About this RNA:
Large-subunit ribosomal RNA, domain IV from a Patescibacteria group bacterium, 318 nucleotides, folded computationally. Rfam family: Bacterial large subunit ribosomal RNA. The prediction has a mean pLDDT of 87.

Context: one part of a larger RNA
């Protein structure tokens, strides 16, 4: 060094971080359990107590009840949950970068839109065929969102889509006025106007749980302040409910308040959102997480601050 064992007094003063070790100990009996909940749950919550032997009644039994017996010690070894508060993410259980990342990513039930009436959308393949499905719209294919609750706002001006027996423009291809060019001619060859021509495009509208977007400036109240109010520019339309220095706040360690003796984190609240925002979902949310953040008990060689002994390796020397 490498594992492992024990330590006075202190107990996280360590450290990014209790990371690591340590405690806690039957998913045994009694007893006794909070906030919150989707009523299921939370919950072995938490927190006490008891456990051996022997004798007696009493019980089918399991066991209970009374007297006794021994030890520091009765689940007598060994294996065998740490608890608890507040938070953010994800509802869950699962998937997942074999071999640095197990998660907030991925599913996922449930929502919603869009395609498809069957030789079905679609996918594969040159084809033939095939899956779709020996299935038919309570099916099947694609985006998206992601239990449950309460909701899910404006704009169709751009961009996609969808619909529009009309006009406009639009190839080839019709059509041939009208010209040329050669020949004596009769042909022959050449250019070509109107008009007729499709899908698109334009045009007319729809439409957002389709891509996407959702102001500026200057004034005003009998103290300041601040501005329901008023003006004015500009736009399709000027962010609504709900949240808010947030997994999102630069300035920031914002201000206040909690905790702590002291707290760039944490909680709660203010709103001045550099630059939240409502299925690229918002806001709540009970259970759940080898998820993240902050507090507390308990508990320890993490630490004050090191020691001591096994065991192994190394290494020196035979």
């Nucleotide at each position: 060094c490498u594992c492992c064992g024990u330590u006075a007094a202190g107990g996280a003063a360590c450290u990014c971080g209790g990371c690591a070790a340590a405690a806690c100990a039957g998913c045994g009996g009694c007893c006794g359990u909070a906030a919150c909940u989707u009523c299921g749950g939370g919950a072995u919550a938490a927190g006490g107590c008891c456990u051996g032997c022997c004798c007696a009644c009493c019980g089918u039994a399991a066991g209970g009840u009374g007297g006794g017996c021994c030890g520091c010690a009765g689940c007598g070894a060994a294996a065998g949950a740490c608890c608890c508060c507040a938070a953010g993410c994800g509802a869950c259980u699962g998937u997942u970068u074999a071999u640095c990342a197990a998660a907030a990513a991925c599913a996922c039930a449930g929502g919603u839109c869009c395609c498809u009436g069957c030789u079905a959308a679609c996918a594969c393949g040159u084809a033939a065929g095939u899956g779709g499905a020996u299935g038919u719209a309570u099916a099947g294919g694609g985006g998206c969102u992601g239990a449950u609750g309460c909701c899910u706002g404006g704009c169709c001006a751009g961009u996609g889509u969808c619909a529009g027996a009309a006009c406009g423009u639009u190839a080839a291809g019709g059509g041939g006025a009208a010209g040329g060019g050669u020949g004596c001619a009769a042909g022959c060859c050449c250019u070509g106007a109107a008009c007729c021509g499709a899908a698109g495009c334009g045009c007319u509208g729809a439409u957002g749980a389709a891509c996407g977007c959702c102001g500026g400036c200057g004034g005003u109240a009998a103290c300041u302040a601040u501005a329901a109010c008023c003006g004015u520019c500009c736009u399709a339309a000027g962010g609504u409910a709900g949240c808010g220095a947030a997994a999102u706040u630069c300035c920031u360690u914002g201000u206040c308040g909690g905790g702590u003796a002291a707290g760039u984190u944490c909680c709660g609240a203010c709103c001045u959102g550099c630059a939240c925002g409502a299925a690229u979902g918002g806001c709540a949310u009970a259970a759940c997480g080898a998820u993240u953040u902050g507090g507390g008990g308990a508990c320890u060689g993490u630490c004050u601050c090191a020691a001591c002994g096994g065991a192994g390796u190394a290494c020196u020397c035979a």